[in-house]
RNA sequence: GAUGAACGCUAGCGACAGGCCUAACACAUGCAAGUCGAGGGGCAACGGGGAUGUUAGCUUGCUAAUAUCUGCCGGCGACCGGCGCACGGGUGAGUAACGCGUAUGCGACCUGCCCGUCACAGGGGGAUAAUCCGGAGAAAUCCGGUCUAAUACCGCAUAAUAUCGUGAAUCUGCAUGGAUUUGCGAUUAAAGGAGCGAUCCGGUGACGGAUGGGCAUGCGUGACAUUAGCUAGUCGGCGGGGUAACGGCCCACCGAGGCGACGAUGUCUAGGGGUUCUGAGAGGAAGGUCCCCCACACUGGUACUGAGACACGGACCAGACUCCUACGGGAGGCAGCAGUGAGGAAUAUUGGUCAAUGGGCUUACGCCUGAACCAGCCAAGUCGCGUGAGGGAAGACUGCCCUAUGGGUUGUAAACCUCUUUUGUCAGGGAGCAACGCCGGCUACGUGUAGCCGGACUGAGAGUACCUGAAGAAAAAGCAUCGGCUAACUCCGUGCCAGCAGCCGCGGUAAUACGGAGGAUGCGAGCGUUAUCCGGAUUUAUUGGGUUUAAAGGGUGCGUAGGCGGAAUGCCAAGUCAGCGGUAAAAUCGCGGGGCUCAACCUCGCUCCGCCGUUGAAACUGGCGUUCUUGAGUGGGCGAGAAGUAUGCGGAAUGCGUGGUGUAGCGGUGAAAUGCAUAGAUAUCACGCAGAACUCCGAUUGCGAAGGCAGCAUACCGGCGCCCAACUGACGCUGAAGCACGAAAGCGUGGGUAUCGAACAGGAUUAGAUACCCUGGUAGUCCACGCAGUAAACGAUGAAUACUAGCUGUUCGGGGCAAAUGAGCCUUGAGUGGCACAGCGAAAGCGUUAAGUAUUCCACCUGGGGAGUACGCCGGCAACGGUGAAACUCAAAGGAAUUGACGGGGGCCCGCACAAGCGGAGGAACAUGUGGUUUAAUUCGAUGAUACGCGAGGAACCUUACCCGGGCUCAAACGCAACCGGAAUGUAUCUGAAAGGAUACAGCUCUACGGAGCCGGUUGCGAGGUGCUGCAUGGUUGUCGUCAGCUCGUGUCGUGAGAUGUUAGGUUAAGUCCUGCAACGAGCGCAACCCUCAUAUGUAGUUGCCAUCAUUUAGUUGGGCACUCUGCAUAGACUGCCGUGGUUAACACGGAGGAAGGUGGGGAUGACGUCAAAUCAUCACGGCCCUUACGGCCUGGGCUACACACGUGCUACAAUGGCUAUUACAAAGAGUUGCAAUACAGCAAUGUGGAGCGAAUCUCAAAAAGAUAGUCUCAGUUCGGACUGUGGGCUGCAACCCGCCCACACGAAGUCGGAGUUGCUAGUAAUCCCGAAUCAGCAUGUCGGGGUGAAUGCGUUCCCGGGUCUUGUACACACCGCCCGUCACGCCAUGGGAGUCGGAAGUGCCCAAAGUCGGUGACCUAACCGCAAGGAAGGAGCCGCCUAAGGUAAUGCCGAUGACUGGGGUG
Repeated sequence: GAUGAACGCUAGCGACAGGCCUAACACAUGCAAGUCGAGGGGCAACGGGGAUGUUAGCUUGCUAAUAUCUGCCGGCGACCGGCGCACGGGUGAGUAACGCGUAUGCGACCUGCCCGUCACAGGGGGAUAAUCCGGAGAAAUCCGGUCUAAUACCGCAUAAUAUCGUGAAUCUGCAUGGAUUUGCGAUUAAAGGAGCGAUCCGGUGACGGAUGGGCAUGCGUGACAUUAGCUAGUCGGCGGGGUAACGGCCCACCGAGGCGACGAUGUCUAGGGGUUCUGAGAGGAAGGUCCCCCACACUGGUACUGAGACACGGACCAGACUCCUACGGGAGGCAGCAGUGAGGAAUAUUGGUCAAUGGGCUUACGCCUGAACCAGCCAAGUCGCGUGAGGGAAGACUGCCCUAUGGGUUGUAAACCUCUUUUGUCAGGGAGCAACGCCGGCUACGUGUAGCCGGACUGAGAGUACCUGAAGAAAAAGCAUCGGCUAACUCCGUGCCAGCAGCCGCGGUAAUACGGAGGAUGCGAGCGUUAUCCGGAUUUAUUGGGUUUAAAGGGUGCGUAGGCGGAAUGCCAAGUCAGCGGUAAAAUCGCGGGGCUCAACCUCGCUCCGCCGUUGAAACUGGCGUUCUUGAGUGGGCGAGAAGUAUGCGGAAUGCGUGGUGUAGCGGUGAAAUGCAUAGAUAUCACGCAGAACUCCGAUUGCGAAGGCAGCAUACCGGCGCCCAACUGACGCUGAAGCACGAAAGCGUGGGUAUCGAACAGGAUUAGAUACCCUGGUAGUCCACGCAGUAAACGAUGAAUACUAGCUGUUCGGGGCAAAUGAGCCUUGAGUGGCACAGCGAAAGCGUUAAGUAUUCCACCUGGGGAGUACGCCGGCAACGGUGAAACUCAAAGGAAUUGACGGGGGCCCGCACAAGCGGAGGAACAUGUGGUUUAAUUCGAUGAUACGCGAGGAACCUUACCCGGGCUCAAACGCAACCGGAAUGUAUCUGAAAGGAUACAGCUCUACGGAGCCGGUUGCGAGGUGCUGCAUGGUUGUCGUCAGCUCGUGUCGUGAGAUGUUAGGUUAAGUCCUGCAACGAGCGCAACCCUCAUAUGUAGUUGCCAUCAUUUAGUUGGGCACUCUGCAUAGACUGCCGUGGUUAACACGGAGGAAGGUGGGGAUGACGUCAAAUCAUCACGGCCCUUACGGCCUGGGCUACACACGUGCUACAAUGGCUAUUACAAAGAGUUGCAAUACAGCAAUGUGGAGCGAAUCUCAAAAAGAUAGUCUCAGUUCGGACUGUGGGCUGCAACCCGCCCACACGAAGUCGGAGUUGCUAGUAAUCCCGAAUCAGCAUGUCGGGGUGAAUGCGUUCCCGGGUCUUGUACACACCGCCCGUCACGCCAUGGGAGUCGGAAGUGCCCAAAGUCGGUGACCUAACCGCAAGGAAGGAGCCGCCUAAGGUAAUGCCGAUGACUGGGGUG
């Protein structure tokens, strides 16, 4: 885009066209084929006339009515006869066919009605239906008898251009033959009717025409080869029969043919065409309506009649079904129009009319016509029209949204004003389709035709189309969609639910994707969905594809058919091209006109692929002929080679045997063990035997068609290359079938068996180890013969030919140059490699050995899985091979390349990463955190590294978020407004656990007198939430990691993702620097700039310092600022200097000087990013939630629980120690709600009093380890201090749950800690004290300070982490990845399956209706002959051939189903 559509929602009108796609299922009812009286006999019904009778009126013979009779007339039921019924209408079951289409032919044919021409129609005869009579039957219907007519039937006569027989002649074709002319003989016709008549309508024969048919042929016209062979009337001949006609159409005889890979036969499917849809076309799909052809008419068969049928509304028979029945017997065929049931997603009225068109009959009028024309129903299609138009901004209200004092949108939309009136409604008017024909008259001539005039009539549709008028915006809009494709976006609800979905995919609490709303978009009386076809799809590729790696080259050769084929020339004209002719029905399509108001629609004209014929052309293809040598082959001469087959020979190795030497192990592995060995192994020597394989040479080497081929020699044999150019003369290329070869493994028979070695056994390894490793070991490995026929049979690259830059190896030939024992140089062939231009390619890559450019032929491919499976067939001894599907299922599977990540890949490098060391933790007790458990609550968060002495730098109340209980609801705070009341405030009492509640007393200022300040209460608006979401967020933080990386601009390369730069060579702590380079630059990081420590100088000396002087218990004081120290300002270090190495580099190493040397030590500083890392409980914030509570106040409790597990610490286990005594040396801090000297009291914690100090001045403050001296003597101790008891102290409202300290007493575990694990590289580890924050009080924690002060580092193999380059990848939430198979369960389709059931087609046999044909016909019979008898002729009956249906038997095919069973798919 399309449709004979259906479904959902919706629906105003008209025009035109359409309407059972399913059950060729069954049908009630009505209608659909009759007509002719001018063929006939007749006369039942109707009308008229006549006759007779009766009755009434009564103008007495007239009218009316009625009865009977009468075919006399109009006409006519039924009947005889003629014509029609073979058309028209329906359907598509069958049919793969001369059925259809197209083009031819009939010298092999027919044709009623119609037209033309010629001729004719004389005279007779016998019946019969109807009617009437009688009979049978329920009916349908039938039987008998009597009478009768014809255009019914039958003789006779006549008759030829007919037919048959037989002559003659001419012409002619395409074989049989045909045509024409002319003789003779024989045979064969007829019907009348109408009219007064003229005449008209008919009849018969013949010829011709027209129309319609019949037959034959070429070409075209589905699928399947998992259908490969089919065929006995089969194929042909001769002779008959039959037919309108040819023909095995049928029959007898004779022959053995005929069809088929160019697809016979079989199976399945299907009416064919014009055309329709789609498409640029070529094609693909379809065949409804309309037209042509065919076939069919309940199913099957058969003939009759007829011009025509094997007959839709005829006959007979058989069958199934339905109906009637008196049970005896009968009737029926909607795939005609309506209609009914059924089926189905689904398809209409039991309508009107013959007015028109057409058909049948008829002289005609006319009759009939469900053909046809109309109407009805249905949005089921196409086309057209309408549902209003113009104005109208306060851009109204509502709704919806937002960044929300406001804005946007709905939206000129509405309201409102003006205007119009199609369609609809009402009223009025009102066509065309109608003219033939008929009747009457006239004219013309060709005398029965045409024309003219007049007259009466004819419309179903329909009072319709159309026209006019009236009122009135009045009565008329929906559907789908809005994530991308694809035009159109927001809010709410929902929360992987409900749902959506054409594909991708949406939905797990902020959904433009679900549902609703608002808005928007698209189309519009329709809009969506579903189904189907074409397109897009160059995705079956003729136009117009591919096959190295994506699917795809056969394993290889030979070769049949076939396809294709070198140069020159002549002829032919099959292909090809051109002109002309025929055909190509109409309709349709296209183009140009015309008619309906337009359009759809209708109509006129033109065009039209193709097929056939004819006339030409001759380039190309083809055919025939003649030449040629370049393709191909032959010959001659050389040459190389693991080409093949057979035979013989050889040495090394291995194993075995015999003997010798020799002794305890050998062997094997990562390490071992099994195994062998004192019965003497392994090792070694000598000899012997056996089988198999051939070291070195040996190589991108050579040979072969491929598989493949390797010691040496011989024989036989194949192929190849080069040179010569003698011979043949296109002999060629490819190659479906076919034939042959074909690694390894395997199979059969017979040998052989040294080694190795599936299976198997044992030993190991392992969680296991039916493996990898080891020790053995059978088939096999080897030979002969036969089979098998497959491989990653690979260059994953079919064969052949030609062309298209080169460079460089190598093998084997030829020629030349120059040479002489050295090989070289140039050139020409054939092979075999590497690189590369053009070109090609998706890229990787290929690139004269093409995957380039072309030609020819073969093979193969068409998404993944199912599956190289199943079934069938073929082959095989088997194993198995070849051929080779479908159902079902998925939205991918795949290729090449890119960036990452990863690797029990590689290279380089770094880090307390390992190693080398020192000290710990893991065991004990305790402290602390966590998990778990418990609980009313044990608040919450943090959870590998990167949670766990973490948030918390300090939970008795408070904190506090948790629990129990009590009490509050403008609320604990603040702001605004209104109202009421009172100062505020203080004191006191009662109650209560407190909060709270109740109460009493005291108690103002300013004022412009309105009030205000201040407070309380009430109300309203703002509150409050440590409630949820860290996966909505900001901010902050951890970690990789202080690792050296992460990027950009421009340029270049690549189709692109991307690459380059950033890689490389060096170097560095460093992407630090240097050099090189299609890159050149730049940014964030690194480094530096900052702080601190170490040195010096300058300056300044108080509270600091004291060398010199004085003083002195004391830097206490005088004095001084030299030193220390402190503050400030400077200097200093930069690979700057020297040497060596290095690319004249960066840099490295060594040295000098220096307080410090190669970033001097430490700190602060954390790139792009990763972990949806942590935090909504610091804070902020979106959304959600609570509002007499999830808010707020208070008491008490809890966060401190305790079978247990883990982390981090502290103290120890002791002698490098404990204890006692004496004694020395810091730094950094803090201090008025404070630090507190000192004195006193107390054993002590501490208390009492208290100088000094807001601090370089005073205080905390004692530094400790250390040193000296003593004691303890290896023990659960003079170690260790938990736990507990008693008594005290301190803080605080309060130490019960639940603080710290002191004294005395008690004195637990613990004797150095399993697996495994952690920190540290120098002033570090270890060890020792000191201080601070928090804080009323509470530290083993944290953060700082100094004192003493080591050991080790070979080195980078390994573990961990990281950087960089490279490589592989099926990974990309990225190896904590991906992913394979079994098993279990659910579902689905499918193979096998004892069988069972059904279907279609065929075969053999039996039986055989109706019927044609043949035979017979003793029985029957009107026409003719005969006087008659009888005859002629015909028939019934009977018989035979054939045959539908039926029966029976066996086989094959297809389908359904089947216990059980096999695999497959999916979850």